The prediction has a mean pLDDT of 83.
A computed fold for a 131-nucleotide RNA from Planococcus maitriensis, annotated as FMN riboswitch aptamer (RFN element).
């Protein structure tokens, strides 16, 4: 210093505002959000080795449902193109798009309400034993 067990903390934002109607924070017009690990030609720090930060739509996880010898397996589930620059862009710059689990509801949900005071990918810290 890295692994290994084992406990501990800790882990998700959002409809202002108007039109329709009996009814809609569900449709319309508008607004508004973007979890978790990888990655980075960006921007920071250093003389440097190199460290830190960055992506909803590039690669993967996770919430549902089934199953299970509790380790895990299996199914379902979303979205990005233009142009610049450059050797090179899926990630800078710019623009102009697009996405969003289940169940529910006097009407069709990313955003209201309900599983949920759950779960949970994972971060942090702790003790212990071997290397």
């Nucleotide at each position: 210093a890295g692994c290994g067990u084992u406990c501990u903390u800790c882990g998700g934002g959002g409809u202002c505002g108007g039109g329709u109607g009996a009814a809609a924070u569900u449709c319309c017009c508008a607004a508004u959000c973007g979890a978790c690990g990888g990655u980075a030609a960006c921007g920071g720090a250093g003389c440097a080795a190199u460290c830190c930060g960055a992506a909803g739509c590039c690669c993967g996880u996770g919430a549902g449902c089934c199953u299970u010898u509790c380790g895990g397996g299996g199914c379902a589930g979303g979205a990005u193109u233009u142009g610049g620059u450059g050797c090179a862009a899926g990630u800078c710059c710019a623009a102009a798009g697009c996405c969003g689990a289940c169940a529910g509801u006097u009407a069709a949900a990313g955003u209201c309400u309900g599983g949920a005071u759950g779960g949970g990918a994972g971060a942090a810290g702790a003790a212990c034993a071997g290397u």
Of the family's consensus pairs, 97% are formed in the model. The organism belongs to Planococcus, within Bacteria. It was read from a public genome assembly, where an Rfam model found it. It matches the Rfam family "FMN riboswitch aptamer (RFN element)". Its family is annotated with FMN binding in the Gene Ontology.